Model confidence (mean pLDDT): 78 of 100. The RNA shown here (Bacterial large signal recognition particle RNA) has 270 nucleotides and comes from an Acidimicrobiia bacterium. Lineage of the source: Bacteria > Bacillati > Actinomycetota > Acidimicrobiia.
[in-house]
């Protein structure tokens, strides 16, 4: 140094998540020459020698690994004392708009000299108290009907009892009748009630609505538009507030890259 066989060690790495924590699977980024199959998000495996588990294949001591410098894709923190972009909240303010309420009487309307507004008089609407009608109840009066196995009445077939006989008695069913009680009807009378009344009398409250009558002699109404106020929602503006994306910034990690530097075992056999 050169060949054979092995070993360690390799078959991709970062970031955020996740987790007490490490790997994974997940989401991204980067990357390629990076092996295949089974299970893993209320998950799978493992404990600081944690950088994944089970089963198989390759490659193998360089095409390998290890540190430094520099560049660098992307994450992560961080900053509103950078910038932009849309949204939210407070506050304030408003000659923008609408809503709802008030005034006011300028326009319109509408009533008024066939008489407005203001006064005064009386009434009606309300409220009670009596009477009246009325409706309803109740008693009782009156009339009808019904109404008693026996223990109401009449009349009592047949029967039955007295009696020598004439003739006498009680008395069932049937029929009439008739107490109480019960059921109907015109009426009458008395008492009770009331969301009953274009009713009648007396009393009251009351100036709210309506008509009446006298006076008065010119305004009166406020529906619509305008104006004035207050209230409310929407809009603008103006200010504050803490968050949200995206770029920026500072910081961290860092995939890949560029350049320097270091490391590599064991046996055989020539």
């Nucleotide at each position: 140094c050169c060949g054979u066989g092995c070993u360690a060690c390799g078959c991709g790495g970062g970031a955020c998540g996740c987790u007490a924590g490490g790997g994974g699977u997940g989401u991204c980024c980067u990357g390629u020459a990076g092996c295949c199959c089974g299970a893993a998000a209320c998950c799978c495996u493992c404990u600081a020698c944690a950088g994944g588990c089970g089963g198989g294949g390759c490659g193998g001591a360089a095409u390998g690994c290890c540190c430094g410098c520099c560049g660098a894709a992307g994450g992560g923190u961080g900053u509103u004392g950078a910038g932009a972009u849309g949204g939210c909240g407070g506050g304030g303010u408003u000659u923008u708009c609408g809503g709802c309420c008030g005034g006011c009487a300028c326009g319109u309307g509408g009533u008024g000299u066939c008489g407005a507004a203001g006064g005064c008089c009386g009434g009606g609407u309300c409220c009670u108290a009596c009477g009246c009608a009325g409706c309803g109840g109740a008693a009782c009066c009156u009339u009808c009907g019904u109404g008693a196995a026996c223990c109401g009445g009449g009349u009592c077939a047949g029967g039955u009892c007295c009696g020598g006989g004439a003739g006498g008695a009680a008395g069932c069913a049937g029929c009439c009748c008739u107490a109480a009680g019960c059921g109907g009807g015109c009426g009458g009378u008395u008492c009770c009630g009331g969301g009953u009344g274009c009713c009648g009398u007396g009393g009251g409250a009351g100036u709210g609505c309506c008509g009446g009558g006298c006076u008065g002699g010119a305004g009166c109404c406020g529906g619509c538009g305008a104006c004035c106020g207050g209230u409310u929602g929407a809009g603008g503006c103006c200010u504050c507030g803490g968050g949200a994306u995206c770029u920026g910034c500072a910081u961290u990690c860092g995939a890949c890259g560029g350049c320097g530097g270091g490391c590599u075992g064991c046996a055989c056999g020539g």
Rfam family: Bacterial large signal recognition particle RNA. On this family, see Rosenblad et al., Nucleic Acids Res 2003: "SRPDB: Signal Recognition Particle Database".